[in-house]
């Protein structure tokens, strides 16, 4: 240099046009217990940026940033 790929809660991740963006963990309140640790409720938290298509983008399309592999 080129050519693929992938970027969503703190981490992991599922969601290929119209979802309250969903689950596990993790944190916080509470319950439970003499207390903890277990268990159970319930709550906080996200689309990498910047245009484009569309009535309507986390999703489709350009560009950029980052990360991985490919190739000489």
């Nucleotide at each position: 240099g080129c050519c693929g790929c992938c970027a969503u809660c703190g981490u992991c991740u599922a969601g290929u046009g119209g979802c309250u963006a969903g689950g596990a963990c993790g944190u916080c309140u509470c319950c439970c217990u003499c207390u903890c640790a277990c268990g159970g409720a319930g709550g906080c938290a996200a689309c990498c940026g910047g245009g484009g298509u569309u009535c309507a983008a986390u999703u489709c399309c350009c560009c950029g940033u980052g990360g991985c592999g490919g190739u000489a």
Notes: This is a predicted structure of a 72-nucleotide RNA (transfer RNA) from Candidatus Buchananbacteria bacterium RIFCSPLOWO2_01_FULL_39_33. It matches the Rfam family "tRNA". Rfam links the family to the GO term triplet codon-amino acid adaptor activity. The sequence was found in a public genome assembly.